[in-house]
Molecule: transfer RNA
Organism: bacterium
RNA sequence: ACGGGCGUAGCUCAAUUGGUAGAGCGCUUGUCUCCAAAACAAGAGGUUGCAGGUUCGAGACCUGCCGCCCGUG
Numbered sequence: 001a002c003g004g005g006c007g008u009a010g011c012u013c014a015a016u017u018g019g020u021a022g023a024g025c026g027c028u029u030g031u032c033u034c035c036a037a038a039a040c041a042a043g044a045g046g047u048u049g050c051a052g053g054u055u056c057g058a059g060a061c062c063u064g065c066c067g068c069c070c071g072u073g
Base pairs, nucleotide, nucleotide: 001072002071003070004069005068006067007066010025011024012023013022019056027043028042029041030040031039049065050064051063052062053061
């Protein structure tokens, strides 16, 4: 330099062929307990890497850029 893959909650990952973002773990609170843990219940937490485009509607499609990984030379 070229080709391919990936980027979504603190972490690991979902999200059907475009229909308006969720799970597990973790965190907070409550119940329980002498206290804690465990268990159960509830809750908080997101500019979906950045900037544009297409569309009634984009995490998903198109363009550019950034980062990480793999490959070719």